[in-house]
RNA sequence: CUCGGAGAAAGGCAAACCGGGCGAAAGCUCGGGACGCAAAGCCAUGGGUCUACGGUCUUUUUAUAAAAGACUAUGAUUGCCAGGCCGCCCCA
Numbered sequence: 001c002u003c004g005g006a007g008a009a010a011g012g013c014a015a016a017c018c019g020g021g022c023g024a025a026a027g028c029u030c031g032g033g034a035c036g037c038a039a040a041g042c043c044a045u046g047g048g049u050c051u052a053c054g055g056u057c058u059u060u061u062u063a064u065a066a067a068a069g070a071c072u073a074u075g076a077u078u079g080c081c082a083g084g085c086c087g088c089c090c091c092a
Base pairs, nucleotide, nucleotide: 004090005089012037013036017032018031019030020029021028022027035079041085042084043083045082046081047080048077049076050075054072055071056070057069058068059067060066
């Protein structure tokens, strides 16, 4: 340095849920709280998934408009997978 991760050691993060705030939503953030995590640290690069303000199309109707539906990411998710970067400790 690489691989590996135990009945180690020091620690770390924080699911669901509840409350405040932001957002059209998905979701994010702050506080509480711990389901779990050897990268559950960072990066939206590839794939997947979620959302649809806006845009496009269709349908209904009272045919102005309104309502409903479908598609669409520039939005989101790194605790979905892969990849990249950085990192603590050490038994076999």
The RNA shown here (c-di-GMP-I riboswitch aptamer) has 92 nucleotides and comes from an Anaerolineales bacterium. The sequence was found by an Rfam model in a public genome assembly. The model forms 100% of the base pairs in the Rfam consensus. It matches the Rfam family "c-di-GMP-I riboswitch aptamer". Rfam's curators write: GEMM was predicted in a large-scale screen for bacterial structured RNA regulatory elements. The coordinates come from a structure-prediction model, not an experiment, and the mean pLDDT is 87.